[in-house]
RNA sequence: AGACGGCCGGGCGGUCGCGGCGCUCUUCGGGGCGGGUCGAGGAAAGUCCGGGCUCCACGGCGAAAAGGCGGCGGGUAACGCCCGCCGGGGGCGACCCCAGGGAUAGCGCCACAGAAAGCAAACCGCCUUCGGCCUCGGCCGGGGGUAAGGGUGAAAGGGUGGGGUAAGAGCCCACCGCGUCUGCGGUGACGUAGACGGCAUGGCAAGCCCCGCUUGGAGCAAGACCGAAUAGGGACGACGCGCCCCGGAGCAAUCCGGGGCAGGGCCUCGCCGGCCCGAGCCGUCCGGGUAGGUCGCGAGAACCGUCCAGCAAUGGGCGGUCCAGAGGAAUGAUCGCCUCGCGCCUUCGGGCGUCAGACAGAACCCGGCUUACAGGCCGUCU
Numbered sequence: 001a002g003a004c005g006g007c008c009g010g011g012c013g014g015u016c017g018c019g020g021c022g023c024u025c026u027u028c029g030g031g032g033c034g035g036g037u038c039g040a041g042g043a044a045a046g047u048c049c050g051g052g053c054u055c056c057a058c059g060g061c062g063a064a065a066a067g068g069c070g071g072c073g074g075g076u077a078a079c080g081c082c083c084g085c086c087g088g089g090g091g092c093g094a095c096c097c098c099a100g101g102g103a104u105a106g107c108g109c110c111a112c113a114g115a116a117a118g119c120a121a122a123c124c125g126c127c128u129u130c131g132g133c134c135u136c137g138g139c140c141g142g143g144g145g146u147a148a149g150g151g152u153g154a155a156a157g158g159g160u161g162g163g164g165u166a167a168g169a170g171c172c173c174a175c176c177g178c179g180u181c182u183g184c185g186g187u188g189a190c191g192u193a194g195a196c197g198g199c200a201u202g203g204c205a206a207g208c209c210c211c212g213c214u215u216g217g218a219g220c221a222a223g224a225c226c227g228a229a230u231a232g233g234g235a236c237g238a239c240g241c242g243c244c245c246c247g248g249a250g251c252a253a254u255c256c257g258g259g260g261c262a263g264g265g266c267c268u269c270g271c272c273g274g275c276c277c278g279a280g281c282c283g284u285c286c287g288g289g290u291a292g293g294u295c296g297c298g299a300g301a302a303c304c305g306u307c308c309a310g311c312a313a314u315g316g317g318c319g320g321u322c323c324a325g326a327g328g329a330a331u332g333a334u335c336g337c338c339u340c341g342c343g344c345c346u347u348c349g350g351g352c353g354u355c356a357g358a359c360a361g362a363a364c365c366c367g368g369c370u371u372a373c374a375g376g377c378c379g380u381c382u
Base pairs, nucleotide, nucleotide: 001382002381003380004379005378006377007376008375010338011337012336013335014334015333016332018039019038020037021036023034025032026031041359045370046369048368049367050366051365052364053219054218055217056216058273059272060271061270062269063268066215067214068213069212070211071085072084073083074082075081086100087098088097089096090095101210102209106208107207108204109203110202123150124149125146126145127144128143129142130141131140132139133138158176159175160174161173162172163171178197179196180195181194182193183192184191185190223295224294225293226292233286234285235284236283237282239280242261243260244259245258246257247256248255249254263277264276265275266274302321303320304319305318306317307316308315309314340357341354342353343352344351345350
């Protein structure tokens, strides 16, 4: 100088004032006095993920739609999270970064510049041949060969070096690179060694897409109970308004109840099964009542310490602890002292001053991620 990780972000005392729980005394009761104990965060934030929990839905099998994830292995209740490793890139290094499967399944895009940006191509140039000109050198035009050199560009069809050639080119060779195969190591992604090979198959999938894995919906304003009140309301639409059996009432017509069938409805679709209606389930719209009380509401995938296993994330054993539950929303105000920081002075002993002085307040609860943070401390590594 830097990289990574962790912690604090006030302490003590007094006065007054809050919320929960519980206790003594008191009151007919509502209540009252007093004491005890506990009382906002590392992010409580964003509402971005995953769950617990609650209610609804249609359960099984198969498919579709929409979404999520994407190297390998592990952790976890689960995840888009965490840990370790592999590969690629950055950095002197400690370390940091990665939407990391497929471009030969198909479609699409690569602006401008440039000759040319997907089957190729020749602007300048190089070589060669023919013709013409010419002040030795050379110049102009036509044909053929060329892609090593130059230019354009993010990218021009493997790279460097050598040989070879009329001049060049993987044309040939060495090394690198790429592909295939084999051996060895590894759970694996991969690594390494060798052989063979065409010397060749640009880029983008955080473009659509393909492949693999995976996923019900809504949410504490979920919901449960008590109490109260109202209109068990109205309109429209689709299907349909039938059949059988039993019992009861009745003189009969007929009515009531029960069971079954056809039929209708319920999930995106199909099959199986299930539920509701069976003459009203269903779909759409309008309108009315309640917006009171209690619960949900905190003992939990909890926290602390220690031992064991593991590189670690984490898991297990043992011991200990209970750390907010408001309901328009509680922990605040003030005084004194100490301490940190900051500013000034200093005879370097210290003195004076200052608004504890960053981000910021639980609302069902956890595991994450992301964002904000004055100042200070600790550890490890380069």
Predicted 3D model of a 382-nucleotide RNA (Bacterial RNase P class A) from a soil metagenome. Of the family's consensus pairs, 92% are formed in the model. Rfam family: Bacterial RNase P class A. By type it is a ribozyme. The sequence is in RNAcentral, with records from MGnify. Its mean pLDDT, the model's own confidence on a scale to 100, is 76.